[in-house]
Context: one part of a larger RNA
């Protein structure tokens, strides 16, 4: 090198755009680069093989052969692949009309309900636990009745229901926008797939500046609990949690399942669309795109997967090679910091 593989044993990059670079539909010529056949030249000697021979065998040594699986000229073929000149249209995209969405930004608004402040009723208790206490209350609390202030988050609707490319996204209304689905089309005419480098995006936590801060609520305090309690269980509470704008670049980023494409019984439930029947405001049969259960054949270590494969193939990229030491040191890069990315060895089982 060639073989093995990644749901769960180590292995799918968090997610996407896209350069190289790989690898690409049908069809016709025409080319011979690549492939193939034939032919010459060359592939030094010795090694290897193989017949034979010399030393008493043997190792060894002689001689013929074959071989040196390659390269270089040449003539030939033209399916395939490349490449050149057309051509089509199914893959891709472009377009009319349709409906369906917590898909994104930004601006406005609503009502519940927590807090807090004012004011009325009104008396002693409220609150809290397993039981208590810290704590709040006669300077009138907790209840309850109005009015008022200010944040944050939107009960029902709600669904293995939908949208996004992941991360994600929920009250209501507007502007502006993004993508995807049906149905038709007399546009174009392989423009496609993949994607090392690289660029965007990327919960939460956390960092920087400047607002906010009703409830939570690390850290901290106090009260219990216990042998002890640096917890769990209270009663207070400060970053944080929000908002602008800049960084951070991780996560069990999980379907622990890269991307794209064709092919392989079904059955049955759900979204959003065409068709068609026909008893017609519905029901049936049907056919795309989504979501879910279940299951043959295959597969699988085995658990499961199972048209949404983890079947059956094809393209390209990622990654993996006993544990530990380690996702660590060293060096580099990036980053305010925090840390992040890329990554060993020594030593041990």
């Nucleotide at each position: 090198c060639u073989g093995g593989g990644c749901g769960u044993a180590a292995a799918g990059c968090g997610u996407a755009c896209g350069u190289a670079g790989g690898c690409g539909g049908a069809u016709u010529a025409a080319u011979a680069a690549g492939u193939u056949a034939g032919a010459g030249g060359u592939g030094a000697a010795a090694u290897c093989c193989c017949a034979g021979g010399g030393c008493u065998c043997a190792a060894c040594c002689c001689u013929g052969g074959a071989a040196c699986u390659g390269c270089c000229u040449u003539u030939a073929a033209a399916a395939c692949u490349g490449u050149u000149a057309g051509u089509c249209u199914u893959g891709a995209g472009a377009u009319c009309g349709a409906g369906a969405g917590a898909g994104g930004u930004a601006a406005g608004u609503g009502g519940a309900a927590u807090u807090c402040c004012a004011a009325g009723u009104g008396u002693a208790g409220a609150g809290g636990u397993g039981a208590a206490a810290u704590u709040c209350g006669u300077a009138g609390a907790u209840a309850u009745u109005u009015g008022g202030a200010g944040g944050a988050a939107c009960a029902c609707c709600a669904g293995u229901g939908g949208c996004g490319a992941a991360g994600g996204c929920g009250g209501c209304c507007u502007c502006c926008u993004g993508g995807a689905u049906c149905u038709g089309u007399a546009c174009u005419g392989a423009c496609a797939c993949u994607g090392a480098g690289g660029u965007g995006c990327g919960a939460a936590a956390g960092c920087g500046u400047g607002g906010g801060u009703a409830g939570c609520g690390a850290a901290c305090a106090g009260g219990a609990u216990u042998a002890g309690a640096u917890a769990c269980c209270c009663u207070g509470g400060u970053a944080g949690u929000c908002c602008a704008c800049g960084c951070c670049g991780u996560a069990a980023a999980c379907g622990a399942u890269g991307a794209c494409a064709a092919c392989u019984a079904g059955c049955u439930g759900u979204u959003g669309g065409g068709a068609g029947a026909c008893u017609a405001u519905g029901u049936c049969u049907u056919u795309c795109a989504g979501u879910g259960g279940c299951g043959c054949a295959g597969c699988u270590a085995a658990c499961g997967c199972u048209u949404u494969a983890a079947g059956u193939u094809g393209u390209c990229c990622g990654c993996c090679u006993g544990g530990g030491g380690a996702g660590u040191a060293c060096g580099g890069c990036c980053g305010c910091a925090a840390g992040g990315c890329u990554a060993a060895a020594a030593c041990u089982c």
Molecule: small-subunit ribosomal RNA, central domain
Organism: uncultured marine bacterium